[in-house]
RNA sequence: AUAGAAAGCUAGGGUUCCGGCAGUGCCAGCAUAAGCACUGCGACUGGUCCGAGAGCUUUCGACCUCCGACCAAAGUGGAGGUUACACGGCGGGACAAAAGCCCGGGAGA
Numbered sequence: 001a002u003a004g005a006a007a008g009c010u011a012g013g014g015u016u017c018c019g020g021c022a023g024u025g026c027c028a029g030c031a032u033a034a035g036c037a038c039u040g041c042g043a044c045u046g047g048u049c050c051g052a053g054a055g056c057u058u059u060c061g062a063c064c065u066c067c068g069a070c071c072a073a074a075g076u077g078g079a080g081g082u083u084a085c086a087c088g089g090c091g092g093g094a095c096a097a098a099a100g101c102c103c104g105g106g107a108g109a
Stems, first nucleotide, its partner, number of pairs: 004060006012050002017047002019044001020041007061083007085105001087108001091103003
């Protein structure tokens, strides 16, 4: 000095939107059902959504070795290996809101 990046998924997360539940009103002239609108509820299973440094998978990149091509110039790969280790607050921030997201491989141990 390098130990990287992206995508998909998951643990997890809340409540913008959808759905669900409750209430009120309208439809409505007796009554019922359905429908519409508004309000509230995430200790509502869910769909949309957010989502891991220390979770998973894949791809790319980087490094090393071998093989091939070339060694005037031009053109140009293939295979394999490595990409380690990692306990972690309080508090704050964003989006609708919260979080294993970001501050942060931080403070600390």

Description: Guanidine-I riboswitch aptamer from uncultured Gilvimarinus sp., 109 nucleotides, folded computationally. The sequence is in RNAcentral, with records from MGnify. Rfam family: Guanidine-I riboswitch aptamer. For this family Rfam cites "New RNA motifs suggest an expanded scope for riboswitches in bacterial genetic control" (Barrick et al., Proc Natl Acad Sci U S A, 2004). The source organism's lineage runs through Bacteria, Pseudomonadati, Pseudomonadota, Cellvibrionaceae and Gilvimarinus.